Predicted 3D model of a 495-nucleotide part of an RNA (large-subunit ribosomal RNA, domain I) from an Alphaproteobacteria bacterium.
The prediction has a mean pLDDT of 84.
Context: one part of a larger RNA
RNA sequence: GGCAUUUGGUGAAUGCCUUGGCACUGAGAGGCGAUGAAGGACGUGGCACGCUGCGAUAAGUCCAGGUAAGGGGCGAGCACCCGUUGACCCUGGAAUUUCCGAAUGGGGAAACCCACGGCUUCGGCCGUAUCGUACAGUGAAUCCAUAGCUGUGCGAGGCGAACCCGGCGAACUGAAACAUCUAAGUAGCCGGAGGAAAGGACAUCAACCGAGACUCCGCUAGUAGCGGCGAGCGAACGCGGACCAGGCCAGUGGUUUUUUGUGGCUAACCGGAACGACUUGGAAAAGUCGACCAUAGCGGGUGACAGUCCCUUACGGGGUGAAGUCACAAAAAAUCCUUGAGUAGGGCGGGGCACGUGAAACCCUGUCCGAACAUGGGGGGACCACCCUCCAAGCCUAAGUACUCCUCAGUGACCGAUAGUGAACCAGUACCGUGAGGGAAAGGUGAAAAGCACCCCAAUGCGGGGAGUGAAAUAGACCCUGAAACCGAAUGCCU
Numbered sequence: 001g002g003c004a005u006u007u008g009g010u011g012a013a014u015g016c017c018u019u020g021g022c023a024c025u026g027a028g029a030g031g032c033g034a035u036g037a038a039g040g041a042c043g044u045g046g047c048a049c050g051c052u053g054c055g056a057u058a059a060g061u062c063c064a065g066g067u068a069a070g071g072g073g074c075g076a077g078c079a080c081c082c083g084u085u086g087a088c089c090c091u092g093g094a095a096u097u098u099c100c101g102a103a104u105g106g107g108g109a110a111a112c113c114c115a116c117g118g119c120u121u122c123g124g125c126c127g128u129a130u131c132g133u134a135c136a137g138u139g140a141a142u143c144c145a146u147a148g149c150u151g152u153g154c155g156a157g158g159c160g161a162a163c164c165c166g167g168c169g170a171a172c173u174g175a176a177a178c179a180u181c182u183a184a185g186u187a188g189c190c191g192g193a194g195g196a197a198a199g200g201a202c203a204u205c206a207a208c209c210g211a212g213a214c215u216c217c218g219c220u221a222g223u224a225g226c227g228g229c230g231a232g233c234g235a236a237c238g239c240g241g242a243c244c245a246g247g248c249c250a251g252u253g254g255u256u257u258u259u260u261g262u263g264g265c266u267a268a269c270c271g272g273a274a275c276g277a278c279u280u281g282g283a284a285a286a287g288u289c290g291a292c293c294a295u296a297g298c299g300g301g302u303g304a305c306a307g308u309c310c311c312u313u314a315c316g317g318g319g320u321g322a323a324g325u326c327a328c329a330a331a332a333a334a335u336c337c338u339u340g341a342g343u344a345g346g347g348c349g350g351g352g353c354a355c356g357u358g359a360a361a362c363c364c365u366g367u368c369c370g371a372a373c374a375u376g377g378g379g380g381g382a383c384c385a386c387c388c389u390c391c392a393a394g395c396c397u398a399a400g401u402a403c404u405c406c407u408c409a410g411u412g413a414c415c416g417a418u419a420g421u422g423a424a425c426c427a428g429u430a431c432c433g434u435g436a437g438g439g440a441a442a443g444g445u446g447a448a449a450a451g452c453a454c455c456c457c458a459a460u461g462c463g464g465g466g467a468g469u470g471a472a473a474u475a476g477a478c479c480c481u482g483a484a485a486c487c488g489a490a491u492g493c494c495u
Stems, first nucleotide, its partner, number of pairs: 001494009015480001016444002020415002022412007029404002031159002039100003042055003046078002049075003061094006070082003105114003115128005130156009163194001164192005174181001178228001204211002215242005225233002246396003249340001253336014269317003275290005291308002293297001299311003345369008355381001376391005431438002451479001454466004
């Protein structure tokens, strides 16, 4: 030095576990905000760093109810207190709620600076933004008036995950290049609303038979068509389903809101069956034997696997007075609506319809024209006739449909710490970036801290050896298991 065996170190894989995720189902809720939101800053504890809670009444105050012997949130302790005169905790209601933030008295480099007016018990309290609207006052050029100005009442403003309606509206890409076309009316931006939104009660289809609002789904059908007839785009009639609802134009109406009445539901919480012995073991829930309950053998915990130990669970009760919510009825208020003319239709230019101007109907309209009046008018894909069908230019309308920031209950041939959310852990943190923004790593002692008193070596250190705890300490906190790479030691053999 090599090989082999054994035994260690390092290392963290693997196994097991799960407090966290993921996907969905059924219910609920679908908003919060000038009565100051969402989100924050700063404070707040006996000691107080972070998280949580709370707001100068500051881990809290008051009232009512429930429950109960313990309690003063967590990391985490010490001191000191509170509690059967009912604390802590849970439920409901009320009070307080600094400063910033729509932020609204003015300003501003957010959490700061500076005001004015009224009132005041002199502590302080209240008011003062803008816009819209209604009313009132005042009031120019300019006589009347109007604009303007001022005041008062009411409303709005901002935030929020997706869903919805509307306005504006790309490019990459595809066409194997590219321009019409496509991507796509997508992304994005803006406005608006609701728990849904939109649409909706035939100037619709159909075809000489008839149907009968709208919305959504499955077919029709990748059909008919459109298309540098390229790439591609792509219906309808009809059929089957979901759900069904019709009203109004001055009134016995629709819609919304409020109030009152009646009824239903909603809290904490309470009761809630039935098991013992022996064996093994540190521990029984295991095994053996013998029982029991079950409208309860869902689930979780307990020193290994528990229907009968604990929390639960089926079921039943309570609270319902207040409060909230839903349904119905009545009343009140608000709002809507006059049978639809600068409309239908036409020219020009565009857009939408599956339909790219085409034979291009139909719908919308920037511009210019411009009817009829039910003895009338629209449509039936150029256009005409016959025929059929409907009645535009007014309004409202539940359900079926879409979505899930959020709450409750539940499910999984979903993950199990390089997985599953980026985040199981004090994570949108640390850290990076001027900024927009980017963005981690990191779980496991044990049943119980019983977390090693005391002694020894050492530097009053790190670390270790005894002793002790424990079933186990090669479970000692760098703590379950502890693979491999890599580094040693011992022994044997070979050189």